[in-house]
RNA sequence: GGUCUCUUAGCUCAGUGGUUAGAGCACCUGACUCUUAAUCAGGAGGUCGUUGGUUCGAAUCCCACAGGGCCCA
Numbered sequence: 001g002g003u004c005u006c007u008u009a010g011c012u013c014a015g016u017g018g019u020u021a022g023a024g025c026a027c028c029u030g031a032c033u034c035u036u037a038a039u040c041a042g043g044a045g046g047u048c049g050u051u052g053g054u055u056c057g058a059a060u061c062c063c064a065c066a067g068g069g070c071c072c073a
Base pairs, nucleotide, nucleotide: 001072002071004069005068006067007066010025011024012023013022018056027043028042029041030040031039049065050064052062053061
């Protein structure tokens, strides 16, 4: 330098055009317990990497950019 791929909650990921963007773990509160852990119930937490475009409608499709990874040179 080229190619492919990934970027969504604190972490690991799902969601492949249509109402409210979700799960597990972690976190907070309560119940239970002598206490802790475990268990149960509830809760909080998101400009979906940035910008522009397509569309009635974009996390999802397209361009550019930024960052991570594989491969080739």
This is a predicted structure of a 73-nucleotide RNA (transfer RNA) from a Bacteroidales bacterium. It was read from a public genome assembly. Rfam family: tRNA. Rfam's curators write: Transfer RNA (tRNA) molecules are approximately 80 nucleotides in length. Lineage of the source: Bacteria > Pseudomonadati > Bacteroidota > Bacteroidia > Bacteroidales. Its mean pLDDT, the model's own confidence on a scale to 100, is 81.